[in-house]
The prediction has a mean pLDDT of 84. Predicted 3D model of a 693-nucleotide part of an RNA (large-subunit ribosomal RNA, domain II) from an uncultured bacterium. Its Rfam family is "Bacterial large subunit ribosomal RNA". It was read from a public genome assembly.

Context: one part of a larger RNA
């Protein structure tokens, strides 16, 4: 991992709604008893519940009754039938849909054959080294002390085997081993090491204490047992078809991934049009947003008066500066400013349409983790696929087209079936269904085709207004570009050109006390300014706009058009026909639900059932609701079956699904059908249980 086969909302009270059934102002028996041919029942039994009548704490009273002083008010009450049984929905109580802990507690319960410690009694420890105390001799001393030397053999001494250990390293790591193997490396007469038998037991023992050992299990051991412990947790919960269809909010929580009321769904029951929705520059209404404004609350910019205040100047008398307040001119800002005010939106009300909702009572949930896009906001950096409101639309629960692919965007809501039709958002070269369509233009950047500023740029087209220009513009090309005077000043120098001051005058067509370059300083080279020549429906500096350039850096070759490919396009910008293009829309056929009409049947005579027309609808997670399929038994009834039952392969009918049924093989003895009824009633999931491969 595949097969198989088993696997999960039961049961029982109790309550409470529904459908159905008997009886009915009643209703229903419990224990118990008798009674039976079939033990299946069947009679009896009315204690006793539940209704039948309320109210009050209550005595009590009663269609009333309690408070009350009350004949008042006010509270409950009388005016609608129950009881009992069966099936179904759900709530309690139970193990309660099913599997799952860690863990607690009990038990004269099992264990010290591991493994601590301790007690009793045994063993074991090569070789080697040092050489305490002490004791002898000698030397020495008055004696000693002291020295030598020789004997001696202590020791948690030394080295180092057996033995006990296990320091670092490598090896093993479905291993040789659920702790090993190889090198090294401690201890090695000792608190030593180790055989035997024995002792301590779980809320305990033991422990040179490491929460460590107590049988591969120790922050409390194992085994059975309370037991099916508890799990606001996580898995999983098995046939079909059919209407309807949510919710991720409010509040409250030792409450935050629970849960409880409300909120939305869904059945059934009243009411029965009271309601929604759409159109209307409708009608009436309240507002204080958006905007807009300074009347008010502040903010806040230049200026002007004025009353102080400060500082400076001056003898003064003043002048200037700065500055609290106020008035005042201009020009501002404000979510918590407002003299003013919208559009929507709300709410009442009218007409019209409308395929119709609403309210209220009851039975049943489910949901309180949401997410993106558009808008209006708060928060944050006017960051964020961020976060918190609010309005609205999708996903969630919604397929199709479309956007290369892509819950959330455009389009568009899938009832089947059709090898028609016609559109929507996108889109017609080719991959790929449709325009190599048609008119005017742009772009030359492969811009298009990632996004991206602030800046720069004689890209380029359009479009504006001003200026100059046959009295000849504007680039060119020729020629001047001078003179006082090297202005004055400075300074070595300063002559147009280091600087600082002036910046005139003459000639003259023009020509600066000189825009660059250039010299120590002159010189020299050009500019401005003039003539000429040339010869233009041109020329010069601008404004605005379209579309393009730079700016523009990334990590697995192109790799940011989906691709190939595309320049008078297959780009872009505008007009404009045609075509494709979806599960939208039409057509033709067929089904289900719901309403409406009819038309037949059956009855309880106002309902079901059918049939048929016709209209509208038939996406769907949680979730409510209806109808069904099969599986095993059970009873009644009819039946099949050695001329072949079940099962089982295969194949062919057949039903809207669960199905259901035929034929042929294989198999070899039991099995369907109708109508009730009862449940151990449908598996793919549960790291599911077992068998097999």
């Nucleotide at each position: 991992c595949c097969c198989g086969u088993c696997g999960a909302g039961u049961u029982u009270g109790c309550a409470u709604g529904u459908a159905c059934u008997g009886c009915u102002a009643g209703u229903c028996u419990a224990a118990g008893u008798g009674a039976u041919a079939u033990c299946g029942u069947c009679a009896c039994g009315g204690a006793g519940g539940c209704g039948u009548a309320g109210u009050g704490a209550a005595a009590g009273c009663g269609a009333g009754g309690a408070u009350g002083a009350a004949u008042a008010g006010u509270c409950c009450g009388u005016u609608a039938a129950g009881c009992a049984g069966u099936g179904c929905g759900u709530c309690c109580a139970a193990g309660a849909c099913c599997c799952g802990a860690a863990a607690c507690c009990g038990g004269a319960g099992u264990g010290a054959g591991c493994u601590a410690a301790c007690c009793a009694u045994g063993a074991g420890c090569a070789g080697g080294u040092u050489g305490a105390a002490c004791c002898c001799c000698a030397a020495g001393u008055a004696a000693a002390a002291u020295u030598g030397g020789g004997g001696g053999a202590a020791g948690g001494a030394c080295c180092g085997a057996a033995c006990c250990g296990u320091u670092g390293u490598g090896a093993g790591c479905u291993g040789c081993a659920a702790a090993u193997c190889g090198c090294u490396c401690g201890g090695a007469u000792g608190a030593c090491u180790u055989g035997u038998g024995g002792u301590u037991a779980g809320g305990g023992g033991u422990a040179a204490u490491a929460u460590g050992c107590c049988a591969a299990u120790c922050g409390a051991a194992c085994c059975c047992g309370g037991a099916g412990a508890u799990a606001g947790c996580u898995g999983g919960u098995u046939c079909u078809c059919c209407c309807c269809g949510a919710a991720a909010u409010a509040u409250a929580u030792u409450u935050a991934g629970g849960u409880a009321u409300a909120g939305c769904c869904u059945c059934g029951a009243g009411u029965g049009a009271a309601u929604g929705c759409a159109u209307g520059u409708g009608u009436g209404g309240g507002g204080g947003u958006a905007g807009a404004g300074c009347a008010c609350u502040g903010a806040a910019a230049a200026g002007g008066u004025g009353c102080g205040a400060g500082g400076u100047c001056g003898c003064a008398a003043g002048g200037c500066c700065u500055u609290u307040c106020a008035c005042u001119u201009u020009a501002u800002c404000a979510a918590a400013c407002u003299c003013c005010g919208a559009a929507u939106a709300c709410c009442a009300u009218c007409a019209u349409g409308u395929u119709c909702u609403g309210c209220u009572c009851g039975g049943g949930a489910g949901u309180c983790a949401g997410u993106c896009c558009c808008u209006g906001g708060g928060a944050g950096c006017u960051a964020a696929g961020u976060u918190c409101c609010a309005g609205g639309g999708g996903c969630a629960a919604a397929a199709g087209g479309g956007u290369a692919a892509c819950a959330u965007c455009c389009c568009a809501g899938a009832u089947c079936g059709u090898c028609a039709a016609u559109u929507a958002a996108g889109g017609u070269c080719u991959c790929a269904a449709a325009a190599u369509c048609a008119u005017a233009a742009c772009u030359a950047a492969g811009u298009g085709g990632g996004u991206c500023a602030a800046g720069g740029a004689a890209g380029u087209c359009a479009u504006u207004g001003u200026c100059c220009a046959u009295a000849a513009a504007c680039a060119g090309c020729u020629a001047g570009g001078a003179g006082g005077u090297c202005g004055g000043c400075u300074c070595a120098g300063a002559a147009g050109c280091a600087g600082c001051c002036a910046u005139c005058c003459u000639u003259g067509a023009a020509a600066g006390a000189a825009a660059g370059c250039g010299u120590a300083a002159c010189a020299g080279c050009u500019c401005a300014c003039u003539a000429g020549u040339c010869g233009a429906u041109g020329g010069a500096a601008g404004g605005u706009g379209g579309c393009g350039c730079c700016g523009a850096a990334g990590a697995u070759u192109c790799a940011u058009c989906g691709a190939g490919g595309c320049u008078c396009a297959a780009g872009u910008u505008a007009u404009g026909u045609a075509c494709c293009g979806a599960a939208g829309u039409u057509g033709c056929g067929g089904a289900a639900u719901u309403g409406u009409u009819g038309a037949a049947a059956a009855u309880u005579u106002a309902u079901u059932u059918u049939c048929a027309a016709u209209a509208a609808c038939u996406g769907g997670u949680a979730g409510g609701g209806g109808a069904g399929c099969g599986u095993u038994c059970u009873a009644a009834c009819a039946g099949c079956a050695g001329u072949g039952a079940a099962g089982u392969c295969g194949c062919c009918c057949u039903g809207u699904a669960a199905g259901g049924g035929a034929c042929g093989g294989u198999g070899g003895a039991g099995c369907g059908g109708u109508u009730a009824g009862a449940a151990g009633u449908g598996a793919g999931a549960a790291u599911g249980g077992c068998g097999g491969g």